[in-house]
C1' cells in the first nucleotide's frame, strides 16, 4: 500500500434511565364584602301571630398555594444499551504486496 477483522468516532430508528415541565388524582391550608348554606346579636314590615333583608361565627366550596405519587404526556443530555447506515476518519491484530 491493498484486503479482512476487531475497537473508538459519525448519522439514523428503538428501549431504558436521569433532570425539568405540565396532565391526573391525593393531603392540608384557602372568601371582611364583590360565593353557597346556616344565620347569634342588632336592623327593618306588622296592633298582633309572624315574615323579609342580613353583618360577625361556623360549616362547605373556587380561584390559588402545599404535600404525596401508583399513572399518563413532552422537552433536554459530555447517561446506557440493542438494531441499522455511511465513511477508510483513528487505533489494534491477521493475510498479501512492495520498500
Nucleotide at each position: 500500500g491493498g484486503u479482512c477483522g476487531g475497537g473508538c468516532c459519525c448519522c439514523g430508528c428503538g428501549c431504558a434511565g436521569c433532570g425539568g415541565a405540565g396532565g391526573c388524582g391525593u393531603u392540608g391550608c384557602g372568601a371582611a364584602c364583590c360565593g353557597c348554606g346556616u344565620c347569634a346579636g342588632g336592623u327593618c314590615c306588622g296592633g298582633g301571630a309572624g315574615g323579609a333583608a342580613g353583618c360577625a361565627g361556623c360549616g362547605c366550596u373556587a380561584a390559588g398555594c402545599c404535600u404525596c405519587g401508583u399513572c399518563c404526556u413532552c422537552c433536554g443530555g459530555g447517561u446506557g444499551u440493542g438494531c441499522g447506515g455511511u465513511g477508510u476518519g483513528c487505533c489494534c491484530g491477521g493475510c498479501c504486496c512492495u520498500c